[in-house]
RNA sequence: GGCCCCGUAGCUCAGUGGUAGAGCAGUUGCCUCUUAAGCAAUUGGUCGACAGUUCGAAUCUGUCCGGGGUCA
Numbered sequence: 001g002g003c004c005c006c007g008u009a010g011c012u013c014a015g016u017g018g019u020a021g022a023g024c025a026g027u028u029g030c031c032u033c034u035u036a037a038g039c040a041a042u043u044g045g046u047c048g049a050c051a052g053u054u055c056g057a058a059u060c061u062g063u064c065c066g067g068g069g070u071c072a
Base pairs, nucleotide, nucleotide: 001071002070003069004068005067006066007065010024011023012022013021018055026042027041028040029039030038048064049063050062051061052060
């Protein structure tokens, strides 16, 4: 340098055009002599950036940024 894949909550990941979710973690409460475990509730996101298509974009297209793989 060419080609391919990935980027979504603190972490691991779903969501493949119609107002963004799960598990774990966090917070609060219950329980307990205390801790852990358990139970209930709950917080947290400009979906990597910019532009384009569309009535509507996390999702489709282009460029760029970051990470990984592969070929030389």

Model confidence (mean pLDDT): 81 of 100. The RNA shown here (transfer RNA) has 72 nucleotides and comes from Candidatus Daviesbacteria bacterium RIFOXYD1_FULL_41_10. Rfam family: tRNA. By type it is a transfer RNA. The organism belongs to Candidatus Daviesiibacteriota, within Bacteria.